[in-house]
Predicted 3D model of a 1675-nucleotide part of an RNA (large-subunit ribosomal RNA, half A) from an invertebrate metagenome.
Its mean pLDDT, the model's own confidence on a scale to 100, is 80.
It matches the Rfam family "Bacterial large subunit ribosomal RNA".
Context: one part of a larger RNA
RNA sequence: GGCGUAUGGCGGAUGCCUAGGCUCUCAGAGGCGAUGAAGGACGUGACAAGCUGCGAUAAGCUACGGGGAGACGCAAAUAGUUAUUCAUCCGUAGAUUUCCCAAUGGGGCAACCCGACAGUGUGAAGCACUGUUAUCCUGUUUUGCAGGAGGCUAACCCGGUGAACUGAAACAUCUAAGUAACCGGAGGAAGAGAAAACAAUAGUGAUUCCCUGAGUAGAGGCGAUCGAAAAGGGACCAGCCCAAACCAUAUCUGUUUAGGCAUAUAUGGGGUUGUAGGACUGCUAAAAGUAUUAUAUAAAAGAAGUGGAACAUUUUGGAAAGUUUGACCAUAGGGGGUGAUAGUCCCGUACACGUAAUUUUAUAUAGUCAGGGCAGUAUCCUGAGUACCGCGGGACACGAGAAAUCCUGUGGGAAUCUGCCAGGACCAUCUGGUAAGGCUAAAUACUACUGAGAGACCGAUAGUGAACUAGUACCGUGAGGGAAAGGUGAAAAGCACCCUAAACAAGGGAGUGAAAUAGUACCUGAAACCGUACGCCUACAAGCGGUCGGAGCAUCUAUAUGAUGUGACGGCGUGCCUUUUGCAUAAUGAGCCUACGAGUUACUCCUCACUAGCAAGGUUAAGGUGUUAAGCACCGUAGCCGAAGCGAAAGCGAGUCUGAAUAGGGCGAUAAAGUUAGUGGGGGUAGACGCGAAACUUGGUGAUCUACCCAUGACCAGGUUGAAGUGCCGGUAAAACGGCAUGGAGGACCGAACCAGUUGACGUUGAAAAGUCUUUGGAUGAGUUGUGGGUAGGGGUGAAAGGCCAAUCAAACUGAGAAAUAGCUCGUACUCCCCGAAAUGCAUUUAGGUGCAGCCUCGAGUAUGAGUCUGAUAGAGGUAGAGCUACUGAUAAGGCUAGAGGGCUUCACCGCCUAUCAACCCUUGAUAAACUCCGAAUGCUAUCAGAUCCUCCUCGGGAGUGAGGCUAUGGGUGCUAAGGUCCAUAGCCGAGAGGGAAAGAACCCAGACCAUCAGCUAAGGUCCCUAAAUAUAUGCUAAGUUGUACAAACGUGGUCCGAUUGCAGUGACAGCUAGGAUGUUGGCUUGGAAGCAGCCAUUCAUUUAAAGAGUGCGUAACAGCUCACUAGUCGAGCGAUUGGGCGUGGAUGAUAAUCGGGCAUCAAGCAUAUUACCGAAGCUAUGGAAUUAUACUUUAAGUAUAUUUGGUAGGGGAGCAUUCCAGUGUCGUAGAAGCUGUACCGGAAGGUAUGGUGGAGAAACUGGAAAAGAAAAUGUAGGCAUAAGUAACGAUAAUGCGGGCGAGAAACCCGCACGCCAAUAGACUAAGGUUUCCUGAUCAACGCUAAUCGGAUCAGGGUUAGUCGGGACCUAAGGCGAACCCGAAGGGGGUAGUCGAUGGACAACAGGUUAAUAUUCCUGUACUGGCAAUAACUGCGAUGGGGUGACGAAAAAGUGAAAGGUCUGCGUACUGACGGAAUAGUACGUUGAAGGGUGUAGAUGUUGAUUGUGGUAGGCAAAUCCGCCACAAGAGUCGAACCUGAUAGUACCGUGCGUCUUCGGACAAGCGGAUAAUGACCGUAAUCUGGUUUCCGAGAAAAACCUCUAAGCUUCAGGUUAUUGCUACCCGUACCAUAAACCGACACAGGUAGUCAAGUAGAGAAUACUAAGGCGCUC
Repeated sequence: GGCGUAUGGCGGAUGCCUAGGCUCUCAGAGGCGAUGAAGGACGUGACAAGCUGCGAUAAGCUACGGGGAGACGCAAAUAGUUAUUCAUCCGUAGAUUUCCCAAUGGGGCAACCCGACAGUGUGAAGCACUGUUAUCCUGUUUUGCAGGAGGCUAACCCGGUGAACUGAAACAUCUAAGUAACCGGAGGAAGAGAAAACAAUAGUGAUUCCCUGAGUAGAGGCGAUCGAAAAGGGACCAGCCCAAACCAUAUCUGUUUAGGCAUAUAUGGGGUUGUAGGACUGCUAAAAGUAUUAUAUAAAAGAAGUGGAACAUUUUGGAAAGUUUGACCAUAGGGGGUGAUAGUCCCGUACACGUAAUUUUAUAUAGUCAGGGCAGUAUCCUGAGUACCGCGGGACACGAGAAAUCCUGUGGGAAUCUGCCAGGACCAUCUGGUAAGGCUAAAUACUACUGAGAGACCGAUAGUGAACUAGUACCGUGAGGGAAAGGUGAAAAGCACCCUAAACAAGGGAGUGAAAUAGUACCUGAAACCGUACGCCUACAAGCGGUCGGAGCAUCUAUAUGAUGUGACGGCGUGCCUUUUGCAUAAUGAGCCUACGAGUUACUCCUCACUAGCAAGGUUAAGGUGUUAAGCACCGUAGCCGAAGCGAAAGCGAGUCUGAAUAGGGCGAUAAAGUUAGUGGGGGUAGACGCGAAACUUGGUGAUCUACCCAUGACCAGGUUGAAGUGCCGGUAAAACGGCAUGGAGGACCGAACCAGUUGACGUUGAAAAGUCUUUGGAUGAGUUGUGGGUAGGGGUGAAAGGCCAAUCAAACUGAGAAAUAGCUCGUACUCCCCGAAAUGCAUUUAGGUGCAGCCUCGAGUAUGAGUCUGAUAGAGGUAGAGCUACUGAUAAGGCUAGAGGGCUUCACCGCCUAUCAACCCUUGAUAAACUCCGAAUGCUAUCAGAUCCUCCUCGGGAGUGAGGCUAUGGGUGCUAAGGUCCAUAGCCGAGAGGGAAAGAACCCAGACCAUCAGCUAAGGUCCCUAAAUAUAUGCUAAGUUGUACAAACGUGGUCCGAUUGCAGUGACAGCUAGGAUGUUGGCUUGGAAGCAGCCAUUCAUUUAAAGAGUGCGUAACAGCUCACUAGUCGAGCGAUUGGGCGUGGAUGAUAAUCGGGCAUCAAGCAUAUUACCGAAGCUAUGGAAUUAUACUUUAAGUAUAUUUGGUAGGGGAGCAUUCCAGUGUCGUAGAAGCUGUACCGGAAGGUAUGGUGGAGAAACUGGAAAAGAAAAUGUAGGCAUAAGUAACGAUAAUGCGGGCGAGAAACCCGCACGCCAAUAGACUAAGGUUUCCUGAUCAACGCUAAUCGGAUCAGGGUUAGUCGGGACCUAAGGCGAACCCGAAGGGGGUAGUCGAUGGACAACAGGUUAAUAUUCCUGUACUGGCAAUAACUGCGAUGGGGUGACGAAAAAGUGAAAGGUCUGCGUACUGACGGAAUAGUACGUUGAAGGGUGUAGAUGUUGAUUGUGGUAGGCAAAUCCGCCACAAGAGUCGAACCUGAUAGUACCGUGCGUCUUCGGACAAGCGGAUAAUGACCGUAAUCUGGUUUCCGAGAAAAACCUCUAAGCUUCAGGUUAUUGCUACCCGUACCAUAAACCGACACAGGUAGUCAAGUAGAGAAUACUAAGGCGCUC
């Protein structure tokens, strides 16, 4: 380490449970709100964080009613109260009800700020309290009064505006859909509604809703789709009122003959319809209503509530309701509880009773309101910019159509009852109706809410998102998004006490309890995962970890062929899923476990099968009636289907249509029954098996990031250069021009802050979701930056990159349409049995999709019939082959030779030549898919015979497939390439296991129902691995060739066999010995050439056994060595050519050299022949299971026989399991379910028994119904592994020692050393945060380690203002917005006005003090506003006029306090090893505010500050003011410094009574100290300065303040000055703020506006080192 057993941990599945949900039924209610809602904020408890309740009367107050013993909510405990003088509690009616919100006095950043008027406290200011104080509409009055509205709310309803995805397999009309959404409005319902309606020669009689009509008529790129109405059956029923004619009255006006008449308006009467009616004229009658209000009486309903029957025992047990025995009640045996399951224990239940507010009904009375008939027909009335028409749209089922009807934007424009409208263009006839005014219950729709109840609904990953402090925590700027989380026990009896330990941690004992392995991490307690103990195995061993065989060891018992555990060793063996032609694949998916997770449901829809009912018929729908707990029964015949078809139709009809036809032909009849319901298969419409887009549309939310813009503020160390202009000089006629100064310009230069981001490195699971280090660019400008605003999604903004618009941009984010769509990918869950494909054809905006056909399956049917095979016979045909003087085409060589070209000749013709091309013909050779004089095999057709036995075919239900692949053969294409591609035929794989080929989808053999330790074979094998021959016979091979991938051309004197031919005892071949000569160095050539550079040639001749004018080597040339040739020796075969077998070279690749290996050589190779054996899931044998067919008995799916049983997609059949329901009979505290072992049973899914655990429910059978079975979806949720005790622990500014506290110290505290920052790592402050501040206690968690520490936890404490900041003052950008304008609606602009700082205005300083606050408290010294009083003086008065306020940039100079520095003086303290010096040295200190006074330096000003007088047409009126004009006078104004403040003897230093103490110290009376010329010099900030100069880009507003008058007021009020007194509100104030407290998910190397700015060196805020101060960066 593995397996097993036992026992634990972790974890929270399973079972059981339910407090919560879900879906409905019945009934109620259908709104709340200016009498302040809904919803909130803040409060409220003895202690109080959350929820609940409540509101300063605050878990409550009052009255009445109920009720009757405890109560003070969830929620225990403590403390304290309360209650029979009736509490708590329940009901009804009241009271109170802070602040925000329609929010309403004004404002505003919701829960806050600020007013006015009246009144009150009180008393002037100031403060407090109460009431009123918004806008719009209507009415009346017009100072006003009264009424109403506004906002919220689930669905239903009416209206306005109105998408897109999608479907149409694209898309535009169309569809989706008048849907979603937005907006307006209303009610308990809304809307519609009493015919200018339908209909059709008959009739109906308002509307609405249901069923049917009907998926019909119709509409429709006549596509997709859309889709009525009448009529019929039901529910419910209800009808009315104005305008007008006419009459009257009132008023106005006109007119008049003064009587009246007429117009207009208002009111009253009258009147309301189509067989027309009414007015009018005449006659007649005073009738019918319950429509509504009130009162009375009676009855009923109605809150909390009241009464309400009947049981004991035995036994088990912790507990009885279980069990046993015997009773009882029942108009009550619904339900819940009680220590297990209760009719009789408790609450209840049936039933009965009760009443306040309130409601209903009936009757009566009273009031109000409404309300006739007949006849006549001359005249009058009966809804006008209307009907209707043209054009453009929309609605009607109806898309412009032949298009009626309805609505209306626009332009025209009637009639008046003898009229007008409609009846689907239009016209006529006929019929129906009477428009242009209005009201109207019921039947119908819905449920946020209340009560009662129900469920073959869920049971904590389910059911609501939410069973629990849930729309919570958390995320986001925001709109918005959005969790997890239930269970001790009957009862807390919730573990007293002891021990270990630093311990309020934890554990061990003890105790409680039935149980503590029920201990609050609590029922049961599975799995992953992590341990511990024991048994066996494991350290030479190689693996999808199993399976088959199996030794040993251990344990047990029924002791035997036993069982269990382990498993040395051996054989075989490349996971699962998906997708594919094909996957171990190195193609997809899964870390593991548990739970969840996908073909469902609806419909009068269509179709088929089965079952059932009835049957030429079948059947009801809506609805109704009865009864009921659900439900059921009956009624209901409207309608539908069928029984007859044909035709376009009229129509005819067993026929009919066509047609002239009686013909022919088409479709029918002559034969077959339908219909209703249930169940099942399939289709359709719906999201339709589940998950998944990118997108589109619609409504909102965002400019705290960023882009640009607007307003108002801020910032830029230091150094350099030296433009224009000016001055002087030179120069010129004058200019120009030049020089020197001065001057200080610049999208100037260098360079910090600041802004940016060039280079390189690092970083890349970072310190950081963009940074760090180094380096770099800009740095007075088109600069940077703060605050407040604006622009919004097809839109913004953009010095433009498609950049940016909240870490998102070629169209943001968020909700919705919405479950968009997805011909695409993935996934799709138990078992067994039978059959079993396809990857083809045609078509397709089609090619990875689909339709039809083909192939599969199930059911039915038909047969003396088909199908298939074999044999025989008879056929058609033009392939393979073959052939070509047999055609067509192509074709090589030669011959012959027309023709053409070229050359020669020629004036030209004729002619000649040709190694140029070449027809026909001839000879030879050779050719074709689209040649054929010929021509098979196979296949095909037909007939006959035989075999097979339903395999064929037809109809109907259901599919899948329509990517194929390899091998062989025949071809096309390609290179006679491809594991290529396209066809054909066959086989196999696909969907096929087994044996062989080492291993391999397809090759060879062979088709697996199951079992067997039986047999025979196939392919292939038989030395070992490895079953079987070291077989037999004969050869070959020497290369390990070969022995199972594959080698070629070409080469080969390797060897074996054959054929032909030559030489050879007259001696071959080879070897050895010897010779190999002479003319001659042949001639030529040459420098030389002698056999051997080259050339020439009858290369000749001689001697010879033989010897070339020479086969090679060689030399400069010779020489030399050889060869040919010859002799000798030797003694038998030796050569040549050619064919074949086996070998050999050719021969070069990547993990490892290898035939699979070892290895093998007369073989274990190769070849031939032969015999035996092995060898598969084949065949056989034995036993068994099932399918199909037949037969037989007999009903059992029984027997027999035969047959079949590989299988993906797919079809069919039979079962198992889970949850719930009904019925039946049961089990269970003497122990259910669940969990966990063991044994057994079944062919499988599975089942049974039993041990342990568990502690209350459960199963069986027969049926029924489904949220009904998981291993995979980069599935969802939770838990747990792995990597791994690994990486890391976040700036490399740095720690060390001693002491202290403590259980414990690297980190805490103290001290000492060391180190780091020092234009910051110091100090202040804005934003933002919101208690982090201080003190005490604590250390679980948080802190990247520890912690005694902390920005952590717990408790307590802490923020003090007339003057600081903001408001009670002002205005900018911009916002809102009476009036007004615009717009479908919502709404958009916008004047007056009102808000709005980043700006204007505006009064306090110094010291001290706390643990924590201070310009806030205290001390001292000041100032501002208001009020009153007093005194003096007085023209005061504004929302009006005027002035002022009031403004840019850059540059330069002067003055000069503080800071700082230097040097004296002085004070205090200290210093010298030894020695001297003390008149020395070192260190520290030596200081001083606001305010008041004054007005110096300086600035400005005589180019006129300021003042006076006069005039004046302007300043919307007025003005004494301003402006303007004239005259006159002439120095002021601002202002650092300075003085005072300041006898503060304060600070400071020394000493120190005394008190307290945590022993560190703190507080501290008193005493003492020196002061200095209140120094000098250097130096400069603020200030002066709102200044000066220069320049061009020409640089806020309003209030405060001063002044003037108007209306008005009159000596009141008011104003000015002085003094005294009083008065002065609200908010902020802690702490952090270059950061551990803000923004970045973090105690994050990032980001964050402004102020202060020490020393030395330095130009400097660079840089370096140091002050003050702060730190050493949490391993």